[in-house]
RNA sequence: AGAAAUAUAACUCAAGGGUAGAGUGUGUGUCUUACAAACACGAAGUUAUAGGUUCAAAUCCUUUUAUUUCUA
Numbered sequence: 001a002g003a004a005a006u007a008u009a010a011c012u013c014a015a016g017g018g019u020a021g022a023g024u025g026u027g028u029g030u031c032u033u034a035c036a037a038a039c040a041c042g043a044a045g046u047u048a049u050a051g052g053u054u055c056a057a058a059u060c061c062u063u064u065u066a067u068u069u070c071u072a
Stems, first nucleotide, its partner, number of pairs: 001071007010024004018055001026042005048064001050062003
C1' cells in the first nucleotide's frame, strides 16, 4: 500500500427485515448454625459511530473509528 473479517448486557456469545435473548457473573428470597452448592424471582442494552433505503433495520447500503487476519 491492497484485500477481508469482527464490533450486541460486566464477560463469552446468539438473534433468516416484524416486541433484542442465552450461559457465566450480579441483586433479593428459600434452604443452612454459617458459607458454598441447589432452587425461585429480578435488574442490567441509546445493538461501535454518523447517515441512507424501508410501513418497519442488530440484520440491507455507505462513511468514520477500533481490533484482528491475509497479500506485498

Overview: This is a predicted structure of a 72-nucleotide RNA (transfer RNA) from Ishige okamurae. It matches the Rfam family "tRNA". Rfam links the family to the GO term triplet codon-amino acid adaptor activity. Rfam classes the family as a transfer RNA.